[in-house]
Formats: sequence, C1' cells, structure tokens
RNA sequence: UCGCGUGCUCUGGGGUCGGUGCAACUCCGAACCGGCGGUGACAGUCCGCGACCCGGCUGCAGCCAGCAGCCGGUUGACCAGGUGGAACUCCUGGACCGACGGUCACAGUCCGGAUGGGAAGCGCACGCGG
Repeated sequence: UCGCGUGCUCUGGGGUCGGUGCAACUCCGAACCGGCGGUGACAGUCCGCGACCCGGCUGCAGCCAGCAGCCGGUUGACCAGGUGGAACUCCUGGACCGACGGUCACAGUCCGGAUGGGAAGCGCACGCGG
C1' cells in the first nucleotide's frame, strides 16, 4: 500500500403565504426538499443499494393474530441548447418524481409505526494473505 474476513460506529431533507370551503400545512395558485456507492467531470430523474410493501420456508407460539431468521419478488421521475478531450452529472432554459397507515377533504413536506429497523457504503479496530 492492495485484497479478503470479522467486529464496532455512523447512516435524509422539506409546508410558508394566498384562494375555495363547515372543514385542507392534504385541493387550487405560488413555495420548499433531494440518502448512500459508482461514473472519462460535481447526478432526486444514468447504473446500482436501502427503507416501505408482497410472497415462500423454518423456528417460537399455536384458535387467530403476532415475533424472529433465511430466501425471493416489487420498487418513482429528463429533455433541449451550450462549454469541454470527456458531462443524461457542469451552465442556461423548460419539465418531471417521491412507500405504508391516519386525517371533518385527496399529503414528498403534518401525525404515526419510528428514541424503531436497516443494506449498500464511508470511517475505525483486529485478523489473514500478497
């Protein structure tokens, strides 16, 4: 210094004003936000990872519900022009997207599961190998 393994830590931002209305931070007009790794060059929209959700198996329990582990599935959205050796990542312009449950009325932004869980990954420590 590189690779592999084990353990530990960390691991998401945002609703304000006006309108309508019995009622909306949920609708309408404007506003605001953008996790982690990768990439010829900086990414919410490219390639991957995860939470959420669904299913199967095993165990606990066993009436059901439920809990844990493992395996699998699902999982949103971008174009044009410019610069450049190189950009779907930068600049200009115009767009678009955002789990589940709740709610006097529909939620990316409010409340809740969640002071939770959590992989990829950054970092640290130890071990092994080159």
Molecule: FMN riboswitch aptamer (RFN element)
Organism: Nocardioidaceae bacterium